């Protein structure tokens, strides 16, 4: 000077699954799996007695090429059950800077002995 661990700023991107049982509009809740995370809070709908919720924002978490998503109503174990494990996959898509610090490595140039 290059390259880059890691961490830090800034920015930006992603998910929220399966299940057991319980409430019923003065309700929409408590649990188990697996995980980093499975909805903490507000608000707005919805549901009209029934078994089941949506959406946004905000917190947290994870991730910018190892998140996530498509193939995929996929294939193969396993489970109470699920993207639960593995595989598919060196696969296709996918959000970063000529930033700060900073292990280390490499090349150069000085100086000193």
């Nucleotide at each position: 000077a290059u390259a880059g661990c890691a961490c830090g700023c800034u920015a930006g991107g992603g998910g929220g699954g399966c299940u057991g049982g319980a409430a019923u509009a003065u309700g929409g809740c408590c649990g188990g799996c697996u995980g980093a995370g499975a909805u903490u809070g507000u608000a707005u709908c919805c549901c009209a007695u029934a078994a089941a919720g949506a959406u946004a924002c905000c917190g947290a978490c994870c991730c910018u090429u190892c998140a996530c998503c498509u193939g995929a109503u996929c294939u193969g174990g396993g489970u109470a059950a699920u993207g639960c494990c593995a595989g598919c996959g060196u696969a296709g898509g996918a959000a970063a800077g000529a930033c700060g610090u900073c292990a280390u490595a490499u090349c150069g140039a000085g100086g000193c002995a």
TPP riboswitch aptamer (THI element), 113 nucleotides, folded computationally. Of the family's consensus pairs, 88% are formed in the model.